RNA sequence: GCAAUGUUCGUCUAGGGGUUAGGACGUUAGGUUUUCAGCCUAAAAACACCAGUUCGAUUCUGGUACAUUGUA
Numbered sequence: 001g002c003a004a005u006g007u008u009c010g011u012c013u014a015g016g017g018g019u020u021a022g023g024a025c026g027u028u029a030g031g032u033u034u035u036c037a038g039c040c041u042a043a044a045a046a047c048a049c050c051a052g053u054u055c056g057a058u059u060c061u062g063g064u065a066c067a068u069u070g071u072a
Base pairs, nucleotide, nucleotide: 001071002070003069004068005067006066007065010025011024012023013022018055027043028042029041030040031039032038048064049063050062051061052060
């Protein structure tokens, strides 16, 4: 250089046209406890970026960036 694959809360991960974008861990707040831990309840937190297709895009298409793998 070329090709393939991937990019989703702080971390790991599910979802591939109409979702409240779900779960686990973590974080925060409250309850319980003399305190901590543990347990219970709740909350906040995400679709890499730019275009296109579509009534509607995180999902499909193209490009860009980054990462991994293969190859000369």
Predicted 3D model of a 72-nucleotide RNA (transfer RNA) from Sphingobacterium multivorum. It matches the Rfam family "tRNA". Rfam's curators write: Transfer RNA (tRNA) molecules are approximately 80 nucleotides in length. RNAcentral holds the sequence, with entries from ENA. RNAcentral records the identical sequence in 4 taxa.